[in-house]
A computed fold for a 74-nucleotide RNA from an Oscillospiraceae bacterium, annotated as transfer RNA.
RNA sequence: CUGUCCGUAGCUCAAUUGGAUAGAGUACCAGACUCCGACUCUGGCGGUUGUGGGUUCGAUUCCCGCCGGGCAGA
Numbered sequence: 001c002u003g004u005c006c007g008u009a010g011c012u013c014a015a016u017u018g019g020a021u022a023g024a025g026u027a028c029c030a031g032a033c034u035c036c037g038a039c040u041c042u043g044g045c046g047g048u049u050g051u052g053g054g055u056u057c058g059a060u061u062c063c064c065g066c067c068g069g070g071c072a073g074a
Stems, first nucleotide, its partner, number of pairs: 001073007010026004019057001028044005050066005
């Protein structure tokens, strides 16, 4: 430099012929339980879907640029 895949909650990941409110686990916080803690149970908090545009009535999803990462080739 070229090709290809990926970027979603603090972390690990879901969610598609474009559709109605973006979810789960874990972590964290509170409560129950306990002499205290751990475990367990209940509830809660947590998101500019990397970024900037485009298409569309509607974009996490499609198209383009940029940024970052993995792989392959030169």
Overview: The prediction has a mean pLDDT of 80. It was read from a public genome assembly. It matches the Rfam family "tRNA". The family's RNA type in Rfam is transfer RNA. Taxonomically the source falls in Oscillospiraceae (Bacteria, Bacillati, Clostridia, Eubacteriales).